C1' cells in the first nucleotide's frame, strides 16, 4: 500500500429493518451472630459523521481503533 474481519452495559456475548436482551460485575434488600453462598430488586450500552427508509444495532458511504492475509 491492497484485501478481509470486527466495534452493543464495567466485562463476556445475543438481537428477521419494527419495544436493544442475557450472564457476570457494581449498588440496595432478604437470609446470617458476622461474612460468604443463595434469593429478590435496581442501575448501566449500539465507535464517530453522513445517507436510504414510515422506521436502522441491522442496509449504503466515509472515517477511527483493533485483528488477519497478501506484497
Nucleotide at each position: 500500500a491492497a484485501g478481509g474481519g470486527u466495534a452493543u452495559a464495567g466485562u463476556u456475548c445475543a438481537a428477521c429493518g419494527g419495544u436493544a436482551g442475557a450472564a457476570u460485575a457494581a449498588c440496595g434488600g432478604u437470609c446470617u451472630c458476622c461474612a460468604a453462598a443463595a434469593c429478590c430488586g435496581c442501575c448501566g450500552a449500539u465507535g464517530c459523521a453522513g445517507g436510504u427508509u414510515c422506521g436502522a444495532a441491522u442496509c449504503c458511504u466515509g472515517u477511527u481503533g483493533c485483528c488477519c492475509u497478501u506484497g